[in-house]
Model confidence (mean pLDDT): 82 of 100. Small-subunit ribosomal RNA, 5' domain from an uncultured bacterium, 475 nucleotides, folded computationally.
Context: one part of a larger RNA
RNA sequence: GGGUGAACGCUGGCGGCGUGGAUAAGGCAUGCAAGUCAAACGGCUCUUCGGAGCAGUGGCGAACGAGGUAGUAACACGUAGGUACGCACCCCACAGUCAGGAAUAAUCCAUCGAAAGGUGGAAUAAUACCUGAUAGUCCCUUCGGGGUAAAGAUUUAUCGCUGUGGGAGCGGCCUGCGGAGUAUCAGCUUGUUGGUAAGGUAAUGGCUUACCAAGGCUAUGACGCUUAGGGGAGGUGAGAGCCUGACCCCCACCGAUGGUACUGAGACACGGACCAUACUCCUACGGGAGGCCGCAGUCGAGAAUCUUCCGCAAUGGGCGAAAGCCUGACGGAGCGACGCCGCGUGGUUGAUGAAGCACUUCGGUGCGUAAAGACCUUUUCUGAGGGAGGAAGUUUAUUGACGUUACCUCAGGAAUAAGGGGCCUCCAAACUCGUGCCAGCAGAGGCGGUAAUACGAGUGCCCCAAGCGUUACCC
Numbered sequence: 001g002g003g004u005g006a007a008c009g010c011u012g013g014c015g016g017c018g019u020g021g022a023u024a025a026g027g028c029a030u031g032c033a034a035g036u037c038a039a040a041c042g043g044c045u046c047u048u049c050g051g052a053g054c055a056g057u058g059g060c061g062a063a064c065g066a067g068g069u070a071g072u073a074a075c076a077c078g079u080a081g082g083u084a085c086g087c088a089c090c091c092c093a094c095a096g097u098c099a100g101g102a103a104u105a106a107u108c109c110a111u112c113g114a115a116a117g118g119u120g121g122a123a124u125a126a127u128a129c130c131u132g133a134u135a136g137u138c139c140c141u142u143c144g145g146g147g148u149a150a151a152g153a154u155u156u157a158u159c160g161c162u163g164u165g166g167g168a169g170c171g172g173c174c175u176g177c178g179g180a181g182u183a184u185c186a187g188c189u190u191g192u193u194g195g196u197a198a199g200g201u202a203a204u205g206g207c208u209u210a211c212c213a214a215g216g217c218u219a220u221g222a223c224g225c226u227u228a229g230g231g232g233a234g235g236u237g238a239g240a241g242c243c244u245g246a247c248c249c250c251c252a253c254c255g256a257u258g259g260u261a262c263u264g265a266g267a268c269a270c271g272g273a274c275c276a277u278a279c280u281c282c283u284a285c286g287g288g289a290g291g292c293c294g295c296a297g298u299c300g301a302g303a304a305u306c307u308u309c310c311g312c313a314a315u316g317g318g319c320g321a322a323a324g325c326c327u328g329a330c331g332g333a334g335c336g337a338c339g340c341c342g343c344g345u346g347g348u349u350g351a352u353g354a355a356g357c358a359c360u361u362c363g364g365u366g367c368g369u370a371a372a373g374a375c376c377u378u379u380u381c382u383g384a385g386g387g388a389g390g391a392a393g394u395u396u397a398u399u400g401a402c403g404u405u406a407c408c409u410c411a412g413g414a415a416u417a418a419g420g421g422g423c424c425u426c427c428a429a430a431c432u433c434g435u436g437c438c439a440g441c442a443g444a445g446g447c448g449g450u451a452a453u454a455c456g457a458g459u460g461c462c463c464c465a466a467g468c469g470u471u472a473c474c475c
Base pairs, nucleotide, nucleotide: 001475002474003473004472006471007470008469009468010467013343014342015341016340017339018338019336020335026299027298028297030296031295032294035060036059037058040057041056043054044053045052046051067254068253069252077178078177079176080175081174082173083172085171086170087169090167091166092165093164094163095162096161097160098132099131100130101129107122108121109120110119111118112117138147139146140145152159153158154157180226181225182224187217188216189215192214193213194212195211196210197209198208199207229251230250231249232248233244234243235242236241256277257276258275259274260273279290280289281288282287307333309332310331311330315329316327317326318325319324346376347375348374349373356367357366358365359364381412382411383410384409385408386407390402420464421463422462424460425445427443432458433456434455440447441446
C1' cells in the first nucleotide's frame, strides 16, 4: 500500500447492486416449509340435481428441493482411466392387455382408555391382493424341456397397464496420480495378506463363512496423535510464491446422541419406523408426546450478524387428461454505511475586506468572496398528473407480489442534506496559546521539570469525505 462475512468510537442526506449467526452441530414457545389425483375405488354430507365438499382404500411424489460443516487425512475431493453392474419417470421399436377367486378399510354395532390410541363382530369396492391361461428379441437348461406377465378409466379420443430390446441421462463399484502438521509417534497387522469352495449383492471383491498357506505394510515415514470438509475459486504479489475456502457453482458427509432395518426404481431416509440414551413437555400417576444443522422468530453464550413481512405474477419442482392445487425453492419488499459504485448538500457575482473569534510588536494580521446582499438554477426534496417492460402460456374470458414502482411531464422553493472524522516533533502533508516531570501522550524513536510546533483547548492548517479513525487477521 492492498484486502475482510468484520467489530468498536465519533458522525450520518439519497439511490443501485451485493451482502449479513464466523461463537453454543447449545436449548427451543408459535406459525408456516410436501403434497396431489373423484378421468383407479366404495362410501358419507350438502345440493339449485348440473355439481360441490369430506375422511378412508389405492396410485405417484415425499431419496428432489432447502439447511449445516459436526465428523472425515479417506478413493472424501480433484484429475485421468476402467467395468463385473442397476435404473421409476422420459424417448424409439416389437408383441400383448384372457379367465376366475378370496379378503379388507372407510361405514354400522358393541366396547376399553384421562389422553395418545386400541379391541371384538357384521357388510362392501378397486388400476389393492391371489390363482390359472397364453407369450417371446426374457431366464434356466442335461437342448428333451422347464419357469415367469398384465388394469383398467373417461366427456370415445386419448390416457394408461404388461413383457422384451435399444436410447437418453443418472447412479453403484475399481484403479494410477495430486494436495496438512508431528519421529518428543518406529515398528504395525490375525479377516490380517493370498488361494480354494460356498454364501451374499444389481455387481467385482475377505464383503461374509469354512479350510489351506504365512503372508501384507513400513525412514520414499507404516502405525499413532493433533488439526481439517475437498474443489472451481477468493486475497495479495512484477512474478515465483504465500494466505484463505464467507456469498455463488460442483462433490462428499450430517440431521438431539448411538444403533437397526422396513418400504421402495432409488434411503438405511432432516419435517418416515423401531430400540437404547440424555433432555423437554402432558397426565386422571395407569401411561403418553417431542426433535428449527428448513423460513421467520426466541432464550443463551458472544466484540458481533436482520422481518414471527408480500406473492405463487415470473422461473423451477410434485401431482393431475386438464382446469388447477401445493411449493418459507424462488420472485420480491423490510432492517443494518457491512461492502462496492454513483449522486447531492447549490451556481455566478459580491470589499466597508462587516460582525464575531483567534493572534498581535497594539500599527495590524488571519478565518475571507467566506458571510450578508443581488441575480440564477432545481440534480435531490415535496406535491399533482401520466405511466411501463417483466406476460410467455391457456380454447376464450382473463392473469403482476413487487407497485401510489422504475421512468416521463408540470408546480413550489436554496429550499431537506458536512456544527463530519482523523491528524499537524520525525517517519509524514500540516503552528500558535494554556499547563509546568503535574495533568497527560504513545505505532516506534521518544515528549512533559516556565517560551512544549509531541500533553489540553481554541483559532488556523493538512488529509480524506457520508464517511473517518481504532482494533484483529492475511499478502